[in-house]
RNA sequence: UUCUUAUCAAGAGAGGUAGAGGGACUGGCCCGAUGAUACCCAGCAACCUUAAGUUUUACUUAAAAGGUGCUAAUUCCAGCAGAUUUAUUCUGAAAGAUAAGAA
Numbered sequence: 001u002u003c004u005u006a007u008c009a010a011g012a013g014a015g016g017u018a019g020a021g022g023g024a025c026u027g028g029c030c031c032g033a034u035g036a037u038a039c040c041c042a043g044c045a046a047c048c049u050u051a052a053g054u055u056u057u058a059c060u061u062a063a064a065a066g067g068u069g070c071u072a073a074u075u076c077c078a079g080c081a082g083a084u085u086u087a088u089u090c091u092g093a094a095a096g097a098u099a100a101g102a103a
Base pairs, nucleotide, nucleotide: 001103002102003101004100005099006098007097008096013041015040016039017038018037021031022030023029025079026078027077028076042071043070044069047067048066049063050062051061052060053059054058075095080092081091082090083089
């Protein structure tokens, strides 16, 4: 990098150092010197994991030492298709993100 499977409406800092950009992309709409973003610390969650149990190739309950991940806004909203249509609203997909496995 590609493929497969699963999840994406919940949760999490008025900390330290540096210091101007950031929210994937496009359009919008936002966040930002009352500090973006990065790193550290702290925290959240529980995918891998660990323990126990059961109607045992799965599920339930609990934990958080280790591997990740995450800590503005639903994945911030839309981008394609369908239903409805005055407006709109809803559903699914695509794209993206993360985990686990495979090449």
A computed fold for a 103-nucleotide RNA from Natronobacillus azotifigens, annotated as SAM riboswitch aptamer (S box leader). Rfam family: SAM riboswitch aptamer (S box leader). Its family is annotated with regulation of gene expression in the Gene Ontology.